Source information
This is a predicted structure of a 351-nucleotide RNA (Bacterial RNase P class A) from Eubacterium sp. The gene name in the source record is rnpB. Of the family's consensus pairs, 93% are formed in the model. The organism belongs to Eubacterium, within Bacteria. The coordinates come from a structure-prediction model, not an experiment, and the mean pLDDT is 76. RNAcentral holds the sequence, with entries from ENA. Its Rfam family is "Bacterial RNase P class A". It is annotated as a ribozyme. Gene Ontology terms of the family: ribonuclease P activity, tRNA processing and dimeric ribonuclease P complex.

This record gives sequence, structure tokens and C1' cells, in this order.
RNA sequence: CAGGCAGGAUGAAUGGCCGCGGCUGCAGGUGUCGAAAGACCGCAGGCGAGGAAAGUCCGGGCUUCACAGGGCAGGAUGCCGGAUAACGUCCGGUGGAGGCAACUCCCAGGAAAGUGCAGCAGAAAUAUACCGCCAGCUUUUUUCAGCUGGUAAGGGUGGAAGGGCAGUGUAAGAGACUACCGCCUUUCUGGUAACAGGAAGGGCACAUGUAAACCCCAUCCGAAGCAAGACCGAGCAGAAGCGUAUACGCGGCCCGCCAGCUUCAGGUAGGUCGCUUGAGGCGGCUGGCGACAGCCGUCCCAGAUAGAUGGCCAUUCACGACAGAACCCGGCUUACAGUCCUGCCUGCGUU
Repeated sequence: CAGGCAGGAUGAAUGGCCGCGGCUGCAGGUGUCGAAAGACCGCAGGCGAGGAAAGUCCGGGCUUCACAGGGCAGGAUGCCGGAUAACGUCCGGUGGAGGCAACUCCCAGGAAAGUGCAGCAGAAAUAUACCGCCAGCUUUUUUCAGCUGGUAAGGGUGGAAGGGCAGUGUAAGAGACUACCGCCUUUCUGGUAACAGGAAGGGCACAUGUAAACCCCAUCCGAAGCAAGACCGAGCAGAAGCGUAUACGCGGCCCGCCAGCUUCAGGUAGGUCGCUUGAGGCGGCUGGCGACAGCCGUCCCAGAUAGAUGGCCAUUCACGACAGAACCCGGCUUACAGUCCUGCCUGCGUU
């Protein structure tokens, strides 16, 4: 320098003016309402979308309901160890696959409990003899042909043909026997474990695939969701009590007028809370390979309820992608114009 691998950051900038939504403060005795508290209005200050706010696919907090204990059914997860509030997430390993490498990918338990399914081809798909090989018999013998039997070494079909390969053996063959590899059983060493390496035995009885088919094994799971839910509460209707002028109410009072008045529970409209200080952000130190944990310091960073976060102008640049909070948090997945940074691998060149 070229090509590549892994990880991270950012997501136009600055200024002015006018608006919008919260919060804090101030002023109004002469802004409006109100007895007041306060509300509205006004002024000032500060704050005001994201890395995914999205899909709502997992997990948790919180809330209400349900719940003695156990089991069935149903669902989810599925190599091992760890992290965590928890997870189907993450980290570190093991095994397998890909790449020269950096590195990446894998729904990775059980097919020797049972059942089911497997197109086409092929003689035969879990059981077989199509071709071939061999033996015997038949025709006088050989060739040839036919019949009976043996045979899975060879050919052919197939994703898969009864462990593989070489030898011994045999009429030809065959784990029938032998070595190596594989498989199974027992065992040793290392490792927390998955697993890795070795030893002895079994001649092989399991041994085509499929569990994203039923199923088996292990672990986990109560339901609904902030329109959850808690509190206050007009009006109408309801219940109880007191009342026909004497109470209550109204008219300033005597007095008169009116037929209603008071209390209660439930709870509609409406309001308040839930609501944003949180498994929180940033910086540092310590422990750990790491996910992460602990300690210290510092900061407060939207909270609406028909729902704010916008518009205009000026300057600059690389001329700006995907996209808009609605209870909160941890993940996953999906979308995304560009820009910047770090580490590593391979090749070439120069010193």
C1' cells in the first nucleotide's frame, strides 16, 4: 500500500427570532375567578425523543385476582461450566463444519423403550439373489442350456444395501478367523464438567434416515396487564329519617312565601396518584480471561392525556439515512445515507 476479519463511537454544526409541553422562582393589595388555599394569565431561568423510541418475539420489576399439599394435562428450553433480578440473552469452553489465516457458523439430549413415515430407482429398504461367482443333477462328455442349492467378494439401483479395508481361509464366499480403523462393555489418567488421551475385553448381539413425527428423559412455568390498579367525587336515580308550616330553605327582620330538607352507601362525568430516582448515567479504583461484580466520587437527564419536542432567517460542511417516547428495565430481531477510531490476519514493496 492492497485485500480481509473483529469490536466500538457518531447519527450535520453554530447563532438569532417566534411558538409548544413539563419544572422552579418572582410579581399582581389596581389583570380574571375564588372566603382562602389556589387556578388561569404574565415575566425570568433551566430541561425537552432514539440507536433503534420500531416489531411486541423472550425475560423481569410493579399491580389486581387466584392459590394447603401432591398429581395429570398443556407450554417452553435442550453439549458443559459460569454471569444475571431473570431469560430462549450474554461470556468462557467442548464437539462438529467452513476459511491459507485473523476469525465465523451450528434448535448440538435420546433412533440399543416403543410406534409411525420414507417419492423415484432397484430383484430386494430391514428384508432380498437381477447380473455375476461356485457346487450338484439332467442330455454320452466338454462348450452351451435348464433345474436345485450355496454365496452379499464384484457389477448395477439408490441419500442409505446388513460395520470399513487388507489378508488368511474356502468349491465360491462370509467376523468364519487375524491385524488396523470403527462400534459396544469395563477401566486408567487429565479436566469442576462437556470431553480428550490410553489399556483390556467382546467378534459385532445394537448399528439406513427421520424426534422442526408421535414419544422418552431432565429442568422451568398460576392468570391478566398502566385502558394494570389506588384514592376523591358532582348531577340523575336509590335507601333511611324528619317534615305540611313548627323544621329546613328563600325574602335584611316581625312576618310572609315555598314543598321539600337532611343523612347514607354505591359510584357515572370529572379530578388526583400510579408517572418516572432507576437492577439509572458518567468518571475512577479493585477482583475476574470474560460476561459481570464490589467500592468511591459526581449528575438528575421528557413525562403528555387528544397527547409538546416545531417553524423562519443567517453562516459553514461531506448537503444529511432509518425513523417519533405514552408504566419501567434487561435482551433478541428488523431498518439505516454516511463519517471516525482501535486491534488483528494475509499478500506485495522499501529499509